The RNA shown here (transfer RNA) has 74 nucleotides and comes from Fuerstiella sp. The prediction has a mean pLDDT of 82. The source organism's lineage runs through Bacteria, Pseudomonadati, Planctomycetia, Planctomycetales and Fuerstiella.
[in-house]
């Protein structure tokens, strides 16, 4: 220098193709059983999606640009 993948709660991904209310698990915090610990079960907090622009009524999704990480190629 060219090309590709990945980039979403504390960590681990799915959605993304086909635009419509941001989820799972596993951790956290509360309550209940328990003498107490595990363990269970119930109820909760947590992110506006890697940044910024654009299109659109409506963007995690689609366009363009940009940082990161990682491969491949010169």
């Nucleotide at each position: 220098c060219g090309g590709g993948a990945c980039g979403u709660g504390g960590c681990u991904c799915a959605g993304c193709c086909u635009g419509g209310u941001a989820g799972a698990g596993c951790g956290c915090u509360g309550c209940a059983c328990u003498g107490g610990g595990g363990g269970u079960g119930c109820a909760g907090a947590g992110g506006u999606c890697g940044c910024a622009a654009g299109u659109u009524c409506a963007a995690a999704u689609c366009u363009u640009g940009u940082c990161g990480u990682c491969c491949c190629g010169a």